Model confidence (mean pLDDT): 83 of 100. Predicted 3D model of a 74-nucleotide RNA (transfer RNA) from Candidatus Iainarchaeum sp. It matches the Rfam family "tRNA". By type it is a transfer RNA. From the family's description: Transfer RNA (tRNA) molecules are approximately 80 nucleotides in length.

């Protein structure tokens, strides 16, 4: 220098192909349970979807550019 993949909640991920309600587990907070704690049960909080622009009535999703990480080629 060229190419591929990845970036979504505090963490790990789904959702992207096929545009329309942002979701799960763990964690955290509160309550129940317990002598207390853990486990378990119930409720709740947390994400401008890496950044910017474009297309569209509407973008996490499509297009373009950029940034970061991993891998491959040279």
């Nucleotide at each position: 220098g060229g190419g591929a993949c990845a970036g979504u909640a505090g963490c790990u991920u789904a959702g992207c192909c096929u545009g329309g309600g942002a979701a799960a587990g763990c964690a955290c907070u509160c309550g129940g349970c317990u002598g207390a704690a853990g486990a378990c049960c119930g409720a709740g909080u947390u994400a401008u979807c890496g950044c910017g622009a474009g297309u569209u009535c509407a973008a996490a999703u499509c297009u373009c550019g950029c940034c970061u990480g991993u891998c491959c080629c040279a």
Taxonomically the source falls in Candidatus Iainarchaeum (Archaea, Nanobdellati, Candidatus Iainarchaeota, Candidatus Iainarchaeaceae).